[in-house]
Context: one part of a larger RNA
RNA sequence: ACGAACGCUGGCGGCGUGCCUAACACAUGCAAGUCGAACGAGAAAGUUUCCUUCGGGAAACCAGUAAAGUGGCGCAAGGGUGAGUAACACGUGAAUAAUCUGCCUACGAAUUCGGGAUAACUCGGCGAAAGUUGUGCUAAUACCGAAUAAGACCACACUUCUUAUGUAGAGUGGCCAAAGGAGUCUCAAACUCCGUUUGUAGAUGAGUUCGCGGACCAUUAGCUUGUUGGCGGGAUAACAGCCCACCAAGGCGACGAUGGUUAGCCGGCCUGAGAGGGUGAUCGGCCACACUGGAACUGAGACACGGUCCAGACUCCUACGGGAGGCAGCAGUGGGGAAUAUUGCGCAAUGGGCGAAAGCCUGACGCAGCAACGCCGUGUGAGGGAUGAAGGCUUUUGAGUCGUAAACCUCUGUCAGAUGGGAAGAAUUAUGACGGUACCAUCAGAGGAAGCCCCGGCUAACUCCGUGCCAGCAGCCGCGGUAAUACGGAGGGGGCAAGCGUUGUUC
Numbered sequence: 001a002c003g004a005a006c007g008c009u010g011g012c013g014g015c016g017u018g019c020c021u022a023a024c025a026c027a028u029g030c031a032a033g034u035c036g037a038a039c040g041a042g043a044a045a046g047u048u049u050c051c052u053u054c055g056g057g058a059a060a061c062c063a064g065u066a067a068a069g070u071g072g073c074g075c076a077a078g079g080g081u082g083a084g085u086a087a088c089a090c091g092u093g094a095a096u097a098a099u100c101u102g103c104c105u106a107c108g109a110a111u112u113c114g115g116g117a118u119a120a121c122u123c124g125g126c127g128a129a130a131g132u133u134g135u136g137c138u139a140a141u142a143c144c145g146a147a148u149a150a151g152a153c154c155a156c157a158c159u160u161c162u163u164a165u166g167u168a169g170a171g172u173g174g175c176c177a178a179a180g181g182a183g184u185c186u187c188a189a190a191c192u193c194c195g196u197u198u199g200u201a202g203a204u205g206a207g208u209u210c211g212c213g214g215a216c217c218a219u220u221a222g223c224u225u226g227u228u229g230g231c232g233g234g235a236u237a238a239c240a241g242c243c244c245a246c247c248a249a250g251g252c253g254a255c256g257a258u259g260g261u262u263a264g265c266c267g268g269c270c271u272g273a274g275a276g277g278g279u280g281a282u283c284g285g286c287c288a289c290a291c292u293g294g295a296a297c298u299g300a301g302a303c304a305c306g307g308u309c310c311a312g313a314c315u316c317c318u319a320c321g322g323g324a325g326g327c328a329g330c331a332g333u334g335g336g337g338a339a340u341a342u343u344g345c346g347c348a349a350u351g352g353g354c355g356a357a358a359g360c361c362u363g364a365c366g367c368a369g370c371a372a373c374g375c376c377g378u379g380u381g382a383g384g385g386a387u388g389a390a391g392g393c394u395u396u397u398g399a400g401u402c403g404u405a406a407a408c409c410u411c412u413g414u415c416a417g418a419u420g421g422g423a424a425g426a427a428u429u430a431u432g433a434c435g436g437u438a439c440c441a442u443c444a445g446a447g448g449a450a451g452c453c454c455c456g457g458c459u460a461a462c463u464c465c466g467u468g469c470c471a472g473c474a475g476c477c478g479c480g481g482u483a484a485u486a487c488g489g490a491g492g493g494g495g496c497a498a499g500c501g502u503u504g505u506u507c
Base pairs, nucleotide, nucleotide: 001505002504004503005502006501007500008499011378012377013376014375015374016373017371018370019336024334025333026332028331029330030329033073034072035071038070039069046061047060048059049058050057051056080289081288082287090213091212092211093210094209095208096207099206100205104202105201106200107199108198109197110196111195112146113145114144115143121136123134124133125132126131153174154173155172156171158169159168161166180194181193182192183191184190215261216260217259222252223251224250227249228248229247230246232244233243234242264286265285266284267283268279269278270277271276291312292311293310294309295308314325315324316323317322342368344367345366346365350364351362352361353360354359381411382410383409384408391402392401393400394399415448417443418442419441420440421439425434451496452495453494454493455492456477457476458475462491463490464489465488466487472479473478
């Protein structure tokens, strides 16, 4: 010093922190949706009215609402964990003349003409279910074709600049796009806004490469065949044995290759005068992972925690044919363990997703709850009071000491309590979970609030009794065998204090 634990004890508040072990298994709820201003379609309960054969039927409101579907954006962020990884993973400095970048910003140009489907829905079939299949109908900012188009892309030759394979410029030829919606309006037109396509530049984010740096073992000395390089091709956003065919036989290594063990890395944190040593909880940056292993799809971005497929282990449902699942999200459960919290409130703030907006969603976040786990603050009273009371302990029997300590007298009112008032946090008309909280005023009353360890030396603090190498103590030296300041108790004393000791670990 600590993310601590254990023993004894425990008044209050503020701010932090809280599964270090089983990356063990998980019941239940919630944690990612949103848009009707892209699109087609569209209920019901209930209420009212009318008709009625009293069974019921129809209409309006509910409502263009709910639920579902097509489509767009988001779901790659945020949140968790540290299993793996000794590696360009990380840190730092460079390179990209070898690259990509949705949403956003600035500046240009355009947004023309057409087409065929399909879900939802209807009617059928199969299935226990999960689900699946056929027929018929329909829309779009879904899908497809054509036109036009440049400073975009490709090819050719030229020039400038730079050098490294390139950059920039103008020329010729070829080639590439789109989608609409809303408002104003009676309609149309027009305008505005949002969108769509294309180009340049920016911003942001990301990929890749390289120099240097940071673990242990030599009781690991040789390792390697896509291995090392070349030519050609493929793949990629992009360089490259990344992959493939052929050719050559190289490449690494005592400056530690290869193998093994351990480990996420850093800013930092702890310690220390520093150098250094240890460490990597919380907070921040990067990386990796998401039951285990493998794979791709979609997409600007994933080889994707709450997506898909395959295999495996485990759990659950089953009509035995077949299906469903993944808390290392927030709570919570079992288990493991010395040990680590609520199945809470709210979107009021900050931030994020969608939306033109209203708004919806958000276990991110803001708060509250539990725990002396840590730090800090504060209280448990203040002044007076000697017959030095009683009592305890000691005694040389004179007394000494606990000790102004108590009693008693006079006060105060922190904290806790009661009553009344009552925020800021809201930026903005509205809107506050926290919270009737913090805080303020008044009231009563010393009342409700002190323990733990130690006293042989180190090391501050001493006597009596009991015990008799016993019982026991102990960090080291060592105490105890009849006068023990070292064991046990008592009185007294010392230290720290809502804590005090012990154990563990680090310096």
A computed fold for a 507-nucleotide part of an RNA from an uncultured delta proteobacterium, annotated as small-subunit ribosomal RNA, 5' domain. Rfam family: Bacterial small subunit ribosomal RNA. The coordinates come from a structure-prediction model, not an experiment, and the mean pLDDT is 85. The RNAcentral record of the full RNA draws on ENA, Greengenes and SILVA.